The RNA shown here (Glycine riboswitch aptamer) has 96 nucleotides and comes from Zhenhengia yiwuensis.
RNA sequence: ACGGAACUCUGGAGAGACUUGCGAUAUGCAAGCGCCGAAGGUGCAAGGCAUGGUAUACAUGCUCAAACUCUCAGGCAAAAGGACAGGGAUUCUUUU
Numbered sequence: 001a002c003g004g005a006a007c008u009c010u011g012g013a014g015a016g017a018c019u020u021g022c023g024a025u026a027u028g029c030a031a032g033c034g035c036c037g038a039a040g041g042u043g044c045a046a047g048g049c050a051u052g053g054u055a056u057a058c059a060u061g062c063u064c065a066a067a068c069u070c071u072c073a074g075g076c077a078a079a080a081g082g083a084c085a086g087g088g089a090u091u092c093u094u095u096u
Stems, first nucleotide, its partner, number of pairs: 003092003007088005016033001018032005034076003040072001041070001043068001047063006
C1' cells in the first nucleotide's frame, strides 16, 4: 500500500395513519382483506469438479452470484430500523 472486521458521524427507498371487535398496563390483543423489499433468511445460471459412458455426445451428483427470486421473517403516518454510499479514527491478516 491492497484487502477484511468492528466502532462512530452523515445521507438513505418502497408499501393501508386500512376495516371490524375487545377495550385503555395500549406504539395493546384478536380476526380480516390489500400491499412493499434495502435487517436477516430461501432458491436458481454460466462455469468448475466427480461418476457412468467408445465418446469432445448424453446423463447423474456435488459446488455455485446478485440490488434477480420467494415473501419465511421484517415492514406499510411520524419515530425507530434500513441494504448501500461517503467521512473519521482504530484494529486484523497477507505481501513488500

Its mean pLDDT, the model's own confidence on a scale to 100, is 81.